[in-house]
Context: one part of a larger RNA
RNA sequence: AAGUAGCGAAAAGAAGGGUGAGAAUCCCUUCCGCCGAAAGCCUAAGGGUUCCUGAGGAAGGCUCGUCCUCUCAGGGUUAGUCGGGACCUAAGCCGAGGCCGAAAGGCGUAGGCGAUGGACAACAGGUGGAAAUUCCUGUACUACCUCUACUUCGUUUGAGCAACGGAGGGACGCAGGAGGGUAAGGUAAGCAGACUGCUGGUUAUGUCUGUCCAAGCAAUGAGGCGUGUGUAUAGGCAAAUCCGUACACUGUAACGCCGGGUUGUGAUGGCGAGGGAAAUUUAAGUACCGAAGUUCCUGAUCUCACACUGCCAAGAAAAGCUUCUAGCGAGAAGUAAGGUACCCGUACCGCAAACCGACACAGGUAGGCGAGGAGAGAAUCCUAAGGCGCGC
Numbered sequence: 001a002a003g004u005a006g007c008g009a010a011a012a013g014a015a016g017g018g019u020g021a022g023a024a025u026c027c028c029u030u031c032c033g034c035c036g037a038a039a040g041c042c043u044a045a046g047g048g049u050u051c052c053u054g055a056g057g058a059a060g061g062c063u064c065g066u067c068c069u070c071u072c073a074g075g076g077u078u079a080g081u082c083g084g085g086a087c088c089u090a091a092g093c094c095g096a097g098g099c100c101g102a103a104a105g106g107c108g109u110a111g112g113c114g115a116u117g118g119a120c121a122a123c124a125g126g127u128g129g130a131a132a133u134u135c136c137u138g139u140a141c142u143a144c145c146u147c148u149a150c151u152u153c154g155u156u157u158g159a160g161c162a163a164c165g166g167a168g169g170g171a172c173g174c175a176g177g178a179g180g181g182u183a184a185g186g187u188a189a190g191c192a193g194a195c196u197g198c199u200g201g202u203u204a205u206g207u208c209u210g211u212c213c214a215a216g217c218a219a220u221g222a223g224g225c226g227u228g229u230g231u232a233u234a235g236g237c238a239a240a241u242c243c244g245u246a247c248a249c250u251g252u253a254a255c256g257c258c259g260g261g262u263u264g265u266g267a268u269g270g271c272g273a274g275g276g277a278a279a280u281u282u283a284a285g286u287a288c289c290g291a292a293g294u295u296c297c298u299g300a301u302c303u304c305a306c307a308c309u310g311c312c313a314a315g316a317a318a319a320g321c322u323u324c325u326a327g328c329g330a331g332a333a334g335u336a337a338g339g340u341a342c343c344c345g346u347a348c349c350g351c352a353a354a355c356c357g358a359c360a361c362a363g364g365u366a367g368g369c370g371a372g373g374a375g376a377g378a379a380u381c382c383u384a385a386g387g388c389g390c391g392c
Stems, first nucleotide, its partner, number of pairs: 013031006032389004040369003046349002050347001051075006060068002080141002082345004087118002092113003098107003122139005142341005148336006160328002165324004173311004179304003184298003188295002190211006212270002216265005223258004228249006235243002271293001274289002312315001355364002371383004
């Protein structure tokens, strides 16, 4: 320079009460305003205790501060089923032997690692300050074990198991249109509960609010796809009743597979508008009680399902699974009942003051849900739930 610029989105605050030494800034209440395909909710990455409670105010906080994502102390993350591992493989990486190379090392077979993919069993409600598909209640499912009980079958006339092997399957693109269903919504009717007015009226054909519930199990099933049976055997590195191939019969029917949903049960349960205590040393709209819980309409970008049709750029692999034998082989299978179930993550932020940007930075950040009125619409405006008024 200069007590100057600035104090970081122009979404906006006001009043009353409380606490306190001290209040524009902390807490509570009542209004006002802003977002609402977001400035709400879930979650991946990343961060790593920032979460909750009590206490504090030096510094950090662009002012203040009794407050904080700050300081101190104590506490908090509970899983057979969620995500990952004890399963599988892709790109890529490692790589016994091997090949190459002055050395270091490079490449690579068998083999292994490696999710962003495949496979795989749990849902609803409740819950103290912080955890919940993890705790609790109710109802399930998966794998394995059993000295248990019962039933059935078998012991060479062989039940059953069954490959690190064969075969099938898993198994896949994009676009378009139609249909079924559901979620969701409705200022439509019915039903139930509460309310009766600060301003002319409002016991009325009034106003407001609510009108739900999963997995599992059983039945059913829109729709879609597939011919089936027998005989033979040059192929599938051995074998095969399996697959393939050939022939005969059969034919759009039966049957089989996939399959959203619906109905019943689950539920004599839960939730539920509303009503609503006592006690204070400690937790109040808490404990506790609890109505109706139907129909109709609209209707998805979700699902049936890459199912169908079309197109060219022609759209992973392996395991689980099914089947076949090789082989093993004396007990095996089913039901009931009982038992067992390992390791890691789980708090909190997550379009942000907690991540990446030197900052409590108008920037950036993958995925899912995403209501109402008007509207073609996820545009736009106003609102619900919910969250905020951007720290002078």
Background: The prediction has a mean pLDDT of 82. A computed fold for a 392-nucleotide part of an RNA from Aneurinibacillus sp. Ricciae_BoGa-3, annotated as large-subunit ribosomal RNA, domain III. The organism belongs to Aneurinibacillus, within Bacteria.